[in-house]
RNA sequence: GAAGACGGACAGGGGAGCGCCGCGAGGCGCUGAGAGUGCGGAGUGCAUCCGCAGACCCUUGGAACUUGAUCCGGAUAAUGCCGGCGCAGGGAGUCCAAAUCGACGCACC
Numbered sequence: 001g002a003a004g005a006c007g008g009a010c011a012g013g014g015g016a017g018c019g020c021c022g023c024g025a026g027g028c029g030c031u032g033a034g035a036g037u038g039c040g041g042a043g044u045g046c047a048u049c050c051g052c053a054g055a056c057c058c059u060u061g062g063a064a065c066u067u068g069a070u071c072c073g074g075a076u077a078a079u080g081c082c083g084g085c086g087c088a089g090g091g092a093g094u095c096c097a098a099a100u101c102g103a104c105g106c107a108c109c
Stems, first nucleotide, its partner, number of pairs: 001104001004101002007096004011059004017030005037053006065090003071084004
C1' cells in the first nucleotide's frame, strides 16, 4: 500500500406453512433462523381477522422477504420439503469509522 473480513448503537424491513388426533380448547409430528409467545380490538360465543410488542432473520457488498407462481422438475404422509426459475424484476440505513483485523506486495533495519 492492499484483496478481503468483522463488531456495536439507534432506526428500519419481513415471514409464520404442511400432516394426524380432537365436539372444542388444544395436543402430537415434519422442514426451518423463525411455523403466534404475550397484550388489546372486531366478532353474541367459537371459528376467523386486525393492531402493538416479543423471539428470529435481513438492511444496498441487499436470496430477509416479495413478483413471476394456482409455475417447472424431483421427493414426501403432506407441504416452497429439495432444486430450477435467479448474473430476472422489486426490496428496508445512518453513525462509531480516514476505526479494528488483514492474505499478499514494496522499502528500510